Record summary:
A computed fold for an 87-nucleotide RNA from a Bacteroidales bacterium, annotated as transfer RNA. It was read from a public genome assembly. Its Rfam family is "tRNA". The family's RNA type in Rfam is transfer RNA. The coordinates come from a structure-prediction model, not an experiment, and the mean pLDDT is 80.
[in-house]
RNA sequence: GGAAAGAUGCCGGAGUGGUCGAUCGGACCGCACUCGAAAUGCGGCGUACCCGCGAGGGUACCCAGGGUUCGAAUCCCUGUCUUUCCG
Numbered sequence: 001g002g003a004a005a006g007a008u009g010c011c012g013g014a015g016u017g018g019u020c021g022a023u024c025g026g027a028c029c030g031c032a033c034u035c036g037a038a039a040u041g042c043g044g045c046g047u048a049c050c051c052g053c054g055a056g057g058g059u060a061c062c063c064a065g066g067g068u069u070c071g072a073a074u075c076c077c078u079g080u081c082u083u084u085c086c087g
Stems, first nucleotide, its partner, number of pairs: 001086007010026003018070001028044005046061006063079005
């Protein structure tokens, strides 16, 4: 220098145009069980902004920016980073 794969909440993974920023597992928090733990069971759990006295509610965010589309995590372009291969 060339090519390929990848980037999704604290971590890991699935999702490849609409019912998905929703879901699964882990971690974490609370409770139960226990003499006390572990294990197990039940419940909860992303960030930012806006509204509300409050309980709560709304919008946006899938590496970053732009484009296509009625609609994008998903398709296209550019860039950043990681891994691999070729020279």